[in-house]
Molecule: transfer RNA
Organism: Acidobacteria bacterium CG_4_9_14_3_um_filter_49_7
RNA sequence: GGGGCAUUAGCUCAGGUGGUAGAGCAGCUGACUCUUAAUCAGCGGGUCUGGGGUUCGAAUCCCUAAUGCCCCACCA
Numbered sequence: 001g002g003g004g005c006a007u008u009a010g011c012u013c014a015g016g017u018g019g020u021a022g023a024g025c026a027g028c029u030g031a032c033u034c035u036u037a038a039u040c041a042g043c044g045g046g047u048c049u050g051g052g053g054u055u056c057g058a059a060u061c062c063c064u065a066a067u068g069c070c071c072c073a074c075c076a
Base pairs, nucleotide, nucleotide: 001072002071003070004069005068006067007066010025011024012023013022019056027043028042029041030040031039049065050064051063052062053061
């Protein structure tokens, strides 16, 4: 220098053909229990890495930047 993949909740990850975002774990509250743990019920938590574009509508499509990982090439 060229190419590929990833970036979504505190963490690990889903998310069909564009229709307005979910799970598990963790956290909080309650029940149960002598207490803790376990179990059960409920609750909160994100405008999806940044910017721009297309569209009535974008996590999703296009351009660009950033970060991480991988492959190839080049120099030494």